[in-house]
RNA sequence: UCUGAUAAGGGCAAACCAGUCUAAAGGCUGGGGCGCAAUACCACGGGUCUAAGGCAUUUAUGCUAUGACAGCCGGGUUGCCAGAG
Numbered sequence: 001u002c003u004g005a006u007a008a009g010g011g012c013a014a015a016c017c018a019g020u021c022u023a024a025a026g027g028c029u030g031g032g033g034c035g036c037a038a039u040a041c042c043a044c045g046g047g048u049c050u051a052a053g054g055c056a057u058u059u060a061u062g063c064u065a066u067g068a069c070a071g072c073c074g075g076g077u078u079g080c081c082a083g084a085g
Stems, first nucleotide, its partner, number of pairs: 001084004011036002016031006034071001040077003044074003047069003053064005
């Protein structure tokens, strides 16, 4: 530097359930285990979700991130084990 079929030490943890925080999306903790060889970290580009506040209006709807998602794709940073060079 490349590769991840098998193996070892192991690691992370989707849905769902309980608790908790939040306006919500969603986060955190515990249970759980679908998956993951970067499913570690960073919202940089695209994308997605939410809409408290703000704006608009036909007054209950629309738009909007300054709120989120790294287990949507790309990019950046770092890294365990094994094999090959």
Molecule: c-di-GMP-I-GGC riboswitch aptamer
Organism: Gammaproteobacteria bacterium